[in-house]
The part of an RNA shown here (small-subunit ribosomal RNA, central domain) has 345 nucleotides and comes from an uncultured bacterium. It matches the Rfam family "Bacterial small subunit ribosomal RNA". The coordinates come from a structure-prediction model, not an experiment, and the mean pLDDT is 86.
Context: one part of a larger RNA
RNA sequence: UUGGGUUUAAAGGGUGCGCAGGCGGCUUGUUAAGUCAGCGGUCAAAUCGCGGGGCUCAACCCCGCUCCGCCGUUGAUACUGGCGAGCUUGAUUGUGGUCGAGGUUGGCGGAAUUCGUCGUGUAGCGGUGAAAUGCAUAGAUAUGACGAAGAACCCCGAUUGCGUAGGCAGCUGACCAGGCCACAAAUGACGCUCAGGCACGAAAGUGCGGGGAUCGAACAGGAUUAGAUACCCUGGUAGUCCGCACAGUAAACGAUGAAUACUCGUUUUGGGCGAUAGAAUGUCCGAGGCAAAGCGAAAGCGAUAAGUAUUCCACCUGGGGAGUACGCCGGCAACGGUGAAACUC
Numbered sequence: 001u002u003g004g005g006u007u008u009a010a011a012g013g014g015u016g017c018g019c020a021g022g023c024g025g026c027u028u029g030u031u032a033a034g035u036c037a038g039c040g041g042u043c044a045a046a047u048c049g050c051g052g053g054g055c056u057c058a059a060c061c062c063c064g065c066u067c068c069g070c071c072g073u074u075g076a077u078a079c080u081g082g083c084g085a086g087c088u089u090g091a092u093u094g095u096g097g098u099c100g101a102g103g104u105u106g107g108c109g110g111a112a113u114u115c116g117u118c119g120u121g122u123a124g125c126g127g128u129g130a131a132a133u134g135c136a137u138a139g140a141u142a143u144g145a146c147g148a149a150g151a152a153c154c155c156c157g158a159u160u161g162c163g164u165a166g167g168c169a170g171c172u173g174a175c176c177a178g179g180c181c182a183c184a185a186a187u188g189a190c191g192c193u194c195a196g197g198c199a200c201g202a203a204a205g206u207g208c209g210g211g212g213a214u215c216g217a218a219c220a221g222g223a224u225u226a227g228a229u230a231c232c233c234u235g236g237u238a239g240u241c242c243g244c245a246c247a248g249u250a251a252a253c254g255a256u257g258a259a260u261a262c263u264c265g266u267u268u269u270g271g272g273c274g275a276u277a278g279a280a281u282g283u284c285c286g287a288g289g290c291a292a293a294g295c296g297a298a299a300g301c302g303a304u305a306a307g308u309a310u311u312c313c314a315c316c317u318g319g320g321g322a323g324u325a326c327g328c329c330g331g332c333a334a335c336g337g338u339g340a341a342a343c344u345c
Stems, first nucleotide, its partner, number of pairs: 004316003007299002012313001014200004021193003025087007033080002035076008049065006090190001091187003094183006102176007109153001113149008124135002161168002205246006215239001219235004257312006265290009294301002318345003327338004
């Protein structure tokens, strides 16, 4: 390379948008580029392949023939392409409903925590396996009142819901966005995917400015221990929070790329429609359980496929060395992206 694969064996990009590219619904006309057929030219000889023959065989030698490719020409028109016309089922828009912890930015609330002041009150509190460090007669812990600050939102709460992913939860206002359903009014293939590219992207981290209650890397002390640079305890800085800017990684997981079509059932549930008796049955879009066929090495998957097919992208090719070195690109840095080889088993 061919081929085979990517839930768990190596392998799905963290997610979206999207140029180029690849692929693309139904009907019809035209063209004849692809495609197919006939004929012609060319494809030197030798070699190779096939058939036959000659040296006793073979190597070797001789004879014959062919594929394929390219060019030209004449035709064919099913399919693909180009051009033209039309269609409505794909896609989008419209109208009317509806749903949600979707996003951004304000306002408000109570509980808890810590701190402050005052009151009550007195000898302990705290912590642990047991202790000690620590706090406390300068009055702690406990308890009551008032006040302050910051952060997070008990119950509801769910196999729930929303979002492309990351993620999103007290109440409420404003603004923004989205899905779904019904109608079938409009456009008329406007679609799918997407290398590069652009944007978003948990936590930790970085810069500047705020904030700082709690918790708490580092650090200090107390224990434990043979030791204990830990696990446990008492403290505690960065951080944790907010704004702006950077960073760009995660077991970024469903370890399962996106899209479309098709393929027994059953049960629960969220949102519509329809129907109605509070119905049942039905229908569209989601979220779960169990399973037929089928698939799978098995575990299992099974209309939310890992089934049956098609299109496009990404990725894999023994373990270690190594996601390392070097180079390049990005970054303030930390580091990220790309990404080997020697050697070894």